[in-house]
RNA sequence: AUACUCACACAGUCUAAUCUGGGCAAAGCCCAGAGCGGGGGAACCAACCCUGGGGUGAAUCCCGAUUCCAUCGGGAGGAGUAACUUUCGGCUCUAACCCGGCAGCUAACCUCGCCGACGCAUCGAAAGAGUGC
Numbered sequence: 001a002u003a004c005u006c007a008c009a010c011a012g013u014c015u016a017a018u019c020u021g022g023g024c025a026a027a028g029c030c031c032a033g034a035g036c037g038g039g040g041g042a043a044c045c046a047a048c049c050c051u052g053g054g055g056u057g058a059a060u061c062c063c064g065a066u067u068c069c070a071u072c073g074g075g076a077g078g079a080g081u082a083a084c085u086u087u088c089g090g091c092u093c094u095a096a097c098c099c100g101g102c103a104g105c106u107a108a109c110c111u112c113g114c115c116g117a118c119g120c121a122u123c124g125a126a127a128g129a130g131u132g133c
Base pairs, nucleotide, nucleotide: 012118013117014116018034019033020032021031022030023029024028035114036113037112038111039110040109045104052102053099054098055097056096060076061075062074063073064072065071077094078093079092080091081090084128085127086126087125088124089123
C1' cells in the first nucleotide's frame, strides 16, 4: 500500500412500534401523559349450514413438475425501494405467528401493542412542492 474479517458510531430505511415527564443510588424496572396502531363491542344493515371458524401482517390466488405433504418453476394480484409527494422503469419481497369452538358491521364503552430487522450518499428518470444562495 492492497485485500479480507470483526467491532463501534451515525444520517437514515422497513415496521403501528415514537416522544416527553416522574420514582428508585443506579443498571434496569415501575408509573404517567401525548402520539401512532390493533382487538372486542348496539341499533340499522348484512349474513347464515357443510369440509369448524377467526385474528395480526403486503405476504393471497391460479397453473405445472407428481396423486398428496414438502420442494421447485411460471403467472396474476399485493408490498418495499431513503433525507417531501406522485408517476414510470429497473431491482427485491410475497413470510411468520396467534386465538381455541368463539367474535359480521358497529355509537357509547372495554381492552391490548409500541417489538424486531437493516444501515452511507443510499437504483435511475420525470413532474410538482419546499428550502437555501
Model confidence (mean pLDDT): 76 of 100. The RNA shown here (c-di-AMP riboswitch aptamer (ydaO/yuaA leader)) has 133 nucleotides and comes from an Armatimonadota bacterium. It was read from a public genome assembly, where an Rfam model found it. It matches the Rfam family "c-di-AMP riboswitch aptamer (ydaO/yuaA leader)". Rfam's curators write: This family represents a conserved RNA structure found upstream of the ydaO and yuaA genes in Bacillus subtilis and related genes in other bacteria. The model forms 92% of the base pairs in the Rfam consensus.